[in-house]
RNA sequence: GCGGGAUUCGUAUAGUGGCAGUACAGGGGUCUCCAAAACCUCUAGCGGGGGUUCGAUUCCCUCAUCCCGUG
Numbered sequence: 001g002c003g004g005g006a007u008u009c010g011u012a013u014a015g016u017g018g019c020a021g022u023a024c025a026g027g028g029g030u031c032u033c034c035a036a037a038a039c040c041u042c043u044a045g046c047g048g049g050g051g052u053u054c055g056a057u058u059c060c061c062u063c064a065u066c067c068c069g070u071g
Stems, first nucleotide, its partner, number of pairs: 001070007010024004018054001026042005047063005
């Protein structure tokens, strides 16, 4: 240089056009003599920019970061 892949709450991951989920972590509560565990509840996210579309995390382009292959 060329080709391919990944990027989603603090962390790990699902979601392939129509309200973004789950687990852990964090806040609050129930229970308990106290604590742990368990249960209930709350908070918090689509890497940046542009395009297509009535509608984009999803499709297209570009940039950034990381990984793999190749000369």
A computed fold for a 71-nucleotide RNA from a bacterium, annotated as transfer RNA. Rfam family: tRNA. Rfam classes the family as a transfer RNA.